Transfer RNA from a Myxococcales bacterium, 72 nucleotides, folded computationally. It matches the Rfam family "tRNA". Lineage of the source: Bacteria > Pseudomonadati > Myxococcota > Myxococcia > Myxococcales.
[in-house]
RNA sequence: UGGGCCAUCGUCAAGUGGUAAGACACGGGUUUUUGACACCCGCAUUCGCUGGUUCGAAUCCAGCUGGCCCAA
Numbered sequence: 001u002g003g004g005c006c007a008u009c010g011u012c013a014a015g016u017g018g019u020a021a022g023a024c025a026c027g028g029g030u031u032u033u034u035g036a037c038a039c040c041c042g043c044a045u046u047c048g049c050u051g052g053u054u055c056g057a058a059u060c061c062a063g064c065u066g067g068c069c070c071a072a
Base pairs, nucleotide, nucleotide: 001071002070003069004068005067006066007065010024011023012022018055026042027041028040029039030038048064049063050062051061052060
């Protein structure tokens, strides 16, 4: 310098146009003498950022930021 991939909850991770699954962790509750286990409930409203397209964008497009890989 050129090309490719990735960015979603505290962590891992699904979702590829129609209102964001799950696991662990965390908070509350039931149970227990206490704790653990088990069970129930809660936990993303700016999906890296800024714009654009669309009735509708995590998803499509452009630019930017950060990370990884390949070539020279």